[in-house]
This is a predicted structure of a 367-nucleotide RNA (Bacterial RNase P class A) from Nocardioides terrae. The organism belongs to Nocardioides, within Bacteria. It was read from a public genome assembly, where an Rfam model found it.
RNA sequence: CGGGCUGGCCGGGCGACCGCGUCGCCUUCCACACGAAAGGGAGGCGUCGAGGAAAGUCCGGGCUCCACAGAGCAAGGUGGUGGGUAACGCCCACCCGGGGAGACCCGCGGGACAGUGCCACAGAAAGCAGACCGCCGUGCCUCCGGGCGCGGUAAGGGUGAAACGGUGGUGUAAGAGACCACCAGCGCCCCAGGUGACUGGGACGGCUAGGUAAACCCCACCUGGAGCAAGGUCAGACAGGAUGCGUUCGAGGGCGGCUCGCCCGAGCAUCCGGGUAGACCGCUGGAGGCCGCCGGCAACGGCGGUCCGAGAUGGAUGGUCGCCCCUCUUCGGAGGACAGAACCCGGCUUAUGUGCCAGCCCGUCAC
Repeated sequence: CGGGCUGGCCGGGCGACCGCGUCGCCUUCCACACGAAAGGGAGGCGUCGAGGAAAGUCCGGGCUCCACAGAGCAAGGUGGUGGGUAACGCCCACCCGGGGAGACCCGCGGGACAGUGCCACAGAAAGCAGACCGCCGUGCCUCCGGGCGCGGUAAGGGUGAAACGGUGGUGUAAGAGACCACCAGCGCCCCAGGUGACUGGGACGGCUAGGUAAACCCCACCUGGAGCAAGGUCAGACAGGAUGCGUUCGAGGGCGGCUCGCCCGAGCAUCCGGGUAGACCGCUGGAGGCCGCCGGCAACGGCGGUCCGAGAUGGAUGGUCGCCCCUCUUCGGAGGACAGAACCCGGCUUAUGUGCCAGCCCGUCAC
């Protein structure tokens, strides 16, 4: 200098004018016979005012209600080990496997000896196998080239992604882990290291029991439901009727499904019809932000200091001008991403124009 890998930060800037919303202070106006300025309107000054994803609604919670609350089945979720966290399907570190020259990246990572299913086509044969071409022995026939039958065989060839261990030998009629040596795999035992998953080493054994569970399944662990349109307070208005069941011999209810158990219970269920949709709370001080120190490989935790960052409710931050910045340019100019809170928080996923910073890997050049 070039290429690559990983992590972090920002999210165009400045000024002027006009215009929005919350909150605080000040001024002023509004009704009524009197009082109630509670409340509402207008103006001025000041403060604050969309995100890294606010998105998707995929997870986990806080909070609210059912509810005082049990057992089982079914259903769903997760899946190496150890930590972090309020918790998680998230994050960190490590182990194993795979990819890459490497930095690094990826993993639906327990079980195929509980059972079931699947492995097309080709091939003789793809779960207890298998004989197409072959090899050996033997009988019969023969035109002497061979043909047919019986028995043995899976070392050689072929098919395939994969053929039920590999190489070399012994042995055999010919062969074969039938036997032997070495090796790979598997099983059991021992030693060392590690919290652990696991790693390294040694000895023995039989001879080798494919793959697939993001197929069904088995195993381990976890799981009430509904959701701010939750749920409350205040004000205000109205109109009931019909049918069925039931009133302790119990209708109905206890809101993921079913069963059991337990509890409440005098009204309940369905249909027709009428009224209301207003104001306020919930609603922003938090598992909070920032800075420093300590502990830890890290995620993160502890201590101290400091700050209060929108709370709208038909839904607020917009318009104009000038300058600067970045990209392109035919030098006239054009463009500047993804995109807007609606109870809040921790994550994941998706979209996105840039720019900057740090560390690491590889290549090249110079000293």
The prediction has a mean pLDDT of 75.
It matches the Rfam family "Bacterial RNase P class A". It is annotated as a ribozyme.